[in-house]
RNA sequence: GCCCCCGUAGCUCAGUGGAUAGAGCGCUUGCCUCCGGAGCAAGAAGUCCCGCGUUCGAGUCGCGGCGGGGGUG
Numbered sequence: 001g002c003c004c005c006c007g008u009a010g011c012u013c014a015g016u017g018g019a020u021a022g023a024g025c026g027c028u029u030g031c032c033u034c035c036g037g038a039g040c041a042a043g044a045a046g047u048c049c050c051g052c053g054u055u056c057g058a059g060u061c062g063c064g065g066c067g068g069g070g071g072u073g
Base pairs, nucleotide, nucleotide: 001072002071003070004069005068006067007066010025011024012023013022018056027043028042029041030040031039049065050064051063052062053061
């Protein structure tokens, strides 16, 4: 240089073009308890990497860029 894959919550990841974008872990608060890092309940947390385009509608499709991983000369 060329080819392929990935980029969504603090972390690991779901999410066949359509409703307020979700789960687990973690975090916060409360309850329980002799105490708790266990159990129970509630809650906060997201410019879906950036831009443009297609569409009535984009996390999802297309193009470009950036970043990460892998392959190859």

Model confidence (mean pLDDT): 80 of 100. A computed fold for a 73-nucleotide RNA from an Anaerolineales bacterium, annotated as transfer RNA. It matches the Rfam family "tRNA". The family's RNA type in Rfam is transfer RNA. Rfam links the family to the GO term triplet codon-amino acid adaptor activity. The RNAcentral record of the sequence draws on ENA. The organism belongs to Anaerolineales, within Bacteria.